[in-house]
Context: one part of a larger RNA
Molecule: small-subunit ribosomal RNA, 5' domain
Organism: uncultured prokaryote
RNA sequence: GAUUGAACGCUGGCGGUAUGCUUUAGACAUGCAAGUCGAACGGUAACGAUGGGUAGCUUGCUACCCAGGCGACGAGUGGCGGACGGGUGAGUACAACUUGGGAACCUGCCCAGUAGUGGGGGACAACAGUUGGAAACGACUGCUAAUACCGCAUACGCCCUACGGGGGAAAGUGGGGGACCUUCGGGCCUCACGCUACUGGAUGAGCCCAUGUCAGAUUAGCUAGUUGGUGGGGUAAUGGCCUACCAAGGCAACGAUCAGUAGCCGGCCUGAGAGGGCGAUCGGCCACACUGGAACUGAGACACGGUCCAGACUCCUACGGGAGGCAGCAGUGGGGAAUAUUGCACAAUGGGCGCAAGCCUGAUGCAGCCAUGCCGCGUGUGUGAAGAAGGCCUUCGGGUUGUAAAGCACUUUAAGCAGUGAGGAAAGGUUGAUGGUUAAUAGCCAUCAGCUGUGACGUUAACUGCAGAAUAAGCACCGGCUAACUCCGUGCCAGCAGCCGCGGUAAUACGGAGGGUGCAAGCGUUAAUC
Repeated sequence: GAUUGAACGCUGGCGGUAUGCUUUAGACAUGCAAGUCGAACGGUAACGAUGGGUAGCUUGCUACCCAGGCGACGAGUGGCGGACGGGUGAGUACAACUUGGGAACCUGCCCAGUAGUGGGGGACAACAGUUGGAAACGACUGCUAAUACCGCAUACGCCCUACGGGGGAAAGUGGGGGACCUUCGGGCCUCACGCUACUGGAUGAGCCCAUGUCAGAUUAGCUAGUUGGUGGGGUAAUGGCCUACCAAGGCAACGAUCAGUAGCCGGCCUGAGAGGGCGAUCGGCCACACUGGAACUGAGACACGGUCCAGACUCCUACGGGAGGCAGCAGUGGGGAAUAUUGCACAAUGGGCGCAAGCCUGAUGCAGCCAUGCCGCGUGUGUGAAGAAGGCCUUCGGGUUGUAAAGCACUUUAAGCAGUGAGGAAAGGUUGAUGGUUAAUAGCCAUCAGCUGUGACGUUAACUGCAGAAUAAGCACCGGCUAACUCCGUGCCAGCAGCCGCGGUAAUACGGAGGGUGCAAGCGUUAAUC
């Protein structure tokens, strides 16, 4: 000199933009953060519409009851999603990361293609009844549906000892409809969304190898599943991954092992560079989710807001037993020099579910707080010498503050008040046209057009008008380094200090004042890096 996720002191007008627990991976009250689908299913607890009944009658209104048949929908079965998104950096010096290769491997949803979607069955929730428990939560009996579950048929690919043999799949739902059939439910046709098997792709995982990745030798030897082989097991898959037997290997001064520290990278800071330091925000990867362990489900987890076991802690209890996990967003107390609101909205972008409308979304978009950083603007402009008054200095003549002020003439950016007012909006709905599909001018899909229509921010940005200099300057320093000097007070005291050093009676170095210098909504100090 540059820099910072900074803090502290004094001061503080506005806007834009970015950042904001670096410490206790310490403990957490409260609310929210993952649901959705009725176009899979049986249904109907609530709400609404409609219809019917009864009563009151004011003769078309009120009250009650009934009807899953209708809009919908609590709880339940079932599907998909809760493995993403969000947080943190404890652990990890390598099982991670970085860069470059590799083979033995899986992949839901998505894309392309091939073939199929035939025929049956028995349950379990919900529900009803009985019943246990303070609760959490159950137990027994009975009924029932499905895209839930299980067989049969068929089988491209799969397996085997390969002539031959073996074991294997599926599910329907919704929209529309001319003939024909009908037990009036529908069959049947067609379209859309599904379902099954297989092939390829895409995407995303798993695995292997090599390179590089902190410091310590006051850590020199380490290793028995250890190194390799054979047989077997296991996995989606290679492999001591596991196991039995056999051999005795494997690593290491080019630093093994041990102990310490640490998430890694793109990058960031600094520097002319080479380097050095760091790894906040943003992006990629990894690891973790009260602590330790384990598996289940699933395409994917050994799973932050799932399960089980153990532990510590907290809470409820009828003492028999139960409940919990903010390193999600806010917020609380604790620690600390120190770090924000228990805000608004799904309008946009994205995600989950759904045919869709839509619902959910503390992701996200916004708002709030903080001079924490960076950037921009303002705190007036011109004129004005009697060089006013006052202050300070003085050689007492004067000098300086100083065109500074006052005065005069203007301007109105920001802030304030009032008004106008974009863009972020694409979608969605509805009507019509054209094309495709089709038996079909239904329906559905695509494109186009008309109409309608969605904004948290928001008192938006921007623009216009109004009034009036009105509402807006401090901080550090002035001995040398280093830009800037005098007086008074003090008297090796009080004090200053980054280094040299000042102070013991004329201190430009302490304290105050006047003046000056440097930066400026900041200025200094401290800490830290180059």